[in-house]
RNA sequence: AAGGAGGGACGAUCUGCCGCGCCGUUUUUUCGGUGAGGAAAGUCCGGACAGGAAAGGGCGCCCUGCUGCGGAAAGCGCAGAUGGGAGUAAUCUCAUAUGGUCUGUAACAGAGAAUUACCGCCGGCUUGCCGGCAAGGGUGAAAACGUGAGGCAAGAGCUCACGACGGCCUUCAGCGAUGACGGUCGGGUACAGCCGCUGGGCCUGCAAGACCAAAUAUACUGACAGAUGAGGACUGCCCGUCCGAUGUCAGGGGGUAGGUUGCGUAGAUAAAUGGCAGAUUCAAAAACAGAAACCGGCUUACGGUUCCUCCUUUGCC
Numbered sequence: 001a002a003g004g005a006g007g008g009a010c011g012a013u014c015u016g017c018c019g020c021g022c023c024g025u026u027u028u029u030u031c032g033g034u035g036a037g038g039a040a041a042g043u044c045c046g047g048a049c050a051g052g053a054a055a056g057g058g059c060g061c062c063c064u065g066c067u068g069c070g071g072a073a074a075g076c077g078c079a080g081a082u083g084g085g086a087g088u089a090a091u092c093u094c095a096u097a098u099g100g101u102c103u104g105u106a107a108c109a110g111a112g113a114a115u116u117a118c119c120g121c122c123g124g125c126u127u128g129c130c131g132g133c134a135a136g137g138g139u140g141a142a143a144a145c146g147u148g149a150g151g152c153a154a155g156a157g158c159u160c161a162c163g164a165c166g167g168c169c170u171u172c173a174g175c176g177a178u179g180a181c182g183g184u185c186g187g188g189u190a191c192a193g194c195c196g197c198u199g200g201g202c203c204u205g206c207a208a209g210a211c212c213a214a215a216u217a218u219a220c221u222g223a224c225a226g227a228u229g230a231g232g233a234c235u236g237c238c239c240g241u242c243c244g245a246u247g248u249c250a251g252g253g254g255g256u257a258g259g260u261u262g263c264g265u266a267g268a269u270a271a272a273u274g275g276c277a278g279a280u281u282c283a284a285a286a287a288c289a290g291a292a293a294c295c296g297g298c299u300u301a302c303g304g305u306u307c308c309u310c311c312u313u314u315g316c317c
Stems, first nucleotide, its partner, number of pairs: 001313010012280007020035005037288001041299002044297004049205004061201003065197001066080005081096006098192001099195002102193001104191003118137002120133006145163006165186005171180003209261004218253001220251006231243004
């Protein structure tokens, strides 16, 4: 220098003019203060708060699952362990509890997907059948440890050596997952499908909920009037006609409109947070995006600028 890996920071600032929301102040329209994000987003996880009388227990159902630390908790963060995969590497990524004489699945292909035999190899003879074998071929994502030697009719962990894998044991290291040396044992695979284990989860969400409270109708209570006709309709009034058992007044509870609160040094109400000009950094103010009750996370989107650490290749000193 080029390419790459990991982790951060920023997400314009200032001035003037105009405009908007909220609060305060003036008291009549002045003045002052304040006014979006790193994700306000998705609404995925957890909490707080609230309601469901009580929020406790059981069954069922669902989720989590290596270790340590942090954290109120989390499908959270940091550091680490083991195994698989990608990359030359920095590094990234996926997984991890593990008891059961359980049971299920393993598509297609293939003889066979768990006690396999199609081709093949060996033996026998009646020469196309019987028996033995599992090395080699073939199928497949996966085929019953690897290499070598012995062994055999042919073969095979059948035996042996070394190695790989798994279980157990001693010692050492580590808080631990686990690792290292040594010893010993083992030989039909994979998968959280089922039972069991572990830790957790009741449901609904601020349009939760709490308080105040009209108009109209009215539960209930009281007073008065009322078939000797209250009251109503025609009808503004009187008469008349018809209907006719309730009517009037006062008190009063619940619910509705509406208001307050929940609710915040932005705040809510169908919803303000903007525009123009200039200056600065500058090649260019352009990216993703607009709070809606609150808090902690996760995830996703994002033009550009910038810092730190590391890796690979090449060149120079």
Background
Predicted 3D model of a 317-nucleotide RNA (Bacterial RNase P class A) from a Bacteroidales bacterium. Of the family's consensus pairs, 91% are formed in the model. Rfam family: Bacterial RNase P class A. By type it is a ribozyme. The organism belongs to Bacteroidales, within Bacteria. It is recorded under the gene name rnpB.